Context: one part of a larger RNA
RNA sequence: UUGGGCGUAAAGCAUAUGUAGGUGGAAAAUUAACUUUUAAUUUAAAUUUUAAAUUUUAUUUUUAUUGGGGUUAAAAAAGUGAUUUUCUAGAGUUCAAAAGAAGAUUAUGGAAUUUUAAAUGUAACAGUAAAAUGUUUUGAUAUUUAAAGGAACCUCUAUAGUGUAAACAAUAAUCUAGGAUGAAACUGACACUGAGAUAUUAAAGCAUGGGUAGCAAAAGGGAUUAGAUACCCCCGUAGUCCAUGCCCUGAACGAUGAGUGUUGACCUUUGAUUAUUCAGAAGUAAAGCUAACGCAUUAAACACUCCGCCUGGGAACUACGAUCGCAAGAUUAAAACUC
Numbered sequence: 001u002u003g004g005g006c007g008u009a010a011a012g013c014a015u016a017u018g019u020a021g022g023u024g025g026a027a028a029a030u031u032a033a034c035u036u037u038u039a040a041u042u043u044a045a046a047u048u049u050u051a052a053a054u055u056u057u058a059u060u061u062u063u064a065u066u067g068g069g070g071u072u073a074a075a076a077a078a079g080u081g082a083u084u085u086u087c088u089a090g091a092g093u094u095c096a097a098a099a100g101a102a103g104a105u106u107a108u109g110g111a112a113u114u115u116u117a118a119a120u121g122u123a124a125c126a127g128u129a130a131a132a133u134g135u136u137u138u139g140a141u142a143u144u145u146a147a148a149g150g151a152a153c154c155u156c157u158a159u160a161g162u163g164u165a166a167a168c169a170a171u172a173a174u175c176u177a178g179g180a181u182g183a184a185a186c187u188g189a190c191a192c193u194g195a196g197a198u199a200u201u202a203a204a205g206c207a208u209g210g211g212u213a214g215c216a217a218a219a220g221g222g223a224u225u226a227g228a229u230a231c232c233c234c235c236g237u238a239g240u241c242c243a244u245g246c247c248c249u250g251a252a253c254g255a256u257g258a259g260u261g262u263u264g265a266c267c268u269u270u271g272a273u274u275a276u277u278c279a280g281a282a283g284u285a286a287a288g289c290u291a292a293c294g295c296a297u298u299a300a301a302c303a304c305u306c307c308g309c310c311u312g313g314g315a316a317c318u319a320c321g322a323u324c325g326c327a328a329g330a331u332u333a334a335a336a337c338u339c
Stems, first nucleotide, its partner, number of pairs: 004310003007293002012307001014200004021193003025087007033080002035076009050064004090190001091187003094183003102176007109153001114148007124135002161168002205246006214240002220234003257306006265284002268281005288295002312339003321332004
């Protein structure tokens, strides 16, 4: 609860698509549902207004009146709605020339780590604040040659770019997608938002089958320490990688929902076009806003439309129930009690 809010105090769904619903560009005609006006009629009391009376408006009561609601009839045509016709400024299609780590699949590449084999070679290597565990005369570490295999792609790299978000970076090819700019040919309001719904969704985790170089939860050992289930060191399995299917969470953050219009300057930068304008990405700052910090044409300014959400702290991102899930758990979501 007809009120006020949501960057940081409680509060913007992780993101998109989109159904119902809500809202919606310009012009003309018709209509008259809403709307406005008038009249009639009707409507218990209390309640609203005014007047008179009972005594005395200090209260109360009675009677009338007024207001309000419903129905019917008539009128009006500005607005909303409905129907018809038209338009091009919104939206979309087409064409042109560019940009990009946007996605999927396939192939290829070099550096490095590790391992294996061989050669040279001899006593240490590794590690730390210091050590030890560990490796090594059954020849290690180091150097050279050859091979194997997996993962990640140095420089370019930026305050850059792309994507709805999550996210995306070696090179090449193939197949896809989107946005921006310019032209003004076509459609003619086809738009905005969006409850439910659907799709996508980092990391970790789960299932099945592969793969496993490096790293590394768990486990083991060495130190440190009063202890050390840790921080440091050695080793090391899941996992990290691939394919398919689940899970659906996050400080999923710009802690800022989407869309439209309006508003004084400077400066850096990306793309298109090149007087400059449009579309992005950073910074400074005017008005304005803000509790302040700060925001400030990428608004947290000025307005409108639609959705989501908040209502003292804890109990509680919990219990119970329900739905989903193989499970882990996720979503929805209280109360007693207490301050």